[in-house]
RNA sequence: GGCGGCUUAGCUCAGUUGGUAGAGCAGCGGAAUCAUAAUCCGUCGGUCGGGGGUCCGAGUCCCUCAGCCGCCACCA
Numbered sequence: 001g002g003c004g005g006c007u008u009a010g011c012u013c014a015g016u017u018g019g020u021a022g023a024g025c026a027g028c029g030g031a032a033u034c035a036u037a038a039u040c041c042g043u044c045g046g047u048c049g050g051g052g053g054u055c056c057g058a059g060u061c062c063c064u065c066a067g068c069c070g071c072c073a074c075c076a
Base pairs, nucleotide, nucleotide: 001072002071003070004069005068006067007066010025011024012023013022019056027043028042029041030040031039049065050064051063052062053061
């Protein structure tokens, strides 16, 4: 330098052909217990990596930038 993958909640990850974002764990509150854990109920949680574009509508499509990972190549 070229190509490819990934970036979504505190963490690990879903998200169908574009229709307006979810699960588990963690946190918080409660039930139960002599008490703790496990268990059960409830609850909090996100400008979907940044910016721009297309569209009635973008996590999803396009452009660009950044970060991480991998493969290939180049150089004196």
RNAcentral holds the sequence, with entries from ENA. Predicted 3D model of a 76-nucleotide RNA (transfer RNA) from a Lentisphaerota bacterium. It matches the Rfam family "tRNA". Rfam's curators write: Transfer RNA (tRNA) molecules are approximately 80 nucleotides in length. Its mean pLDDT, the model's own confidence on a scale to 100, is 82.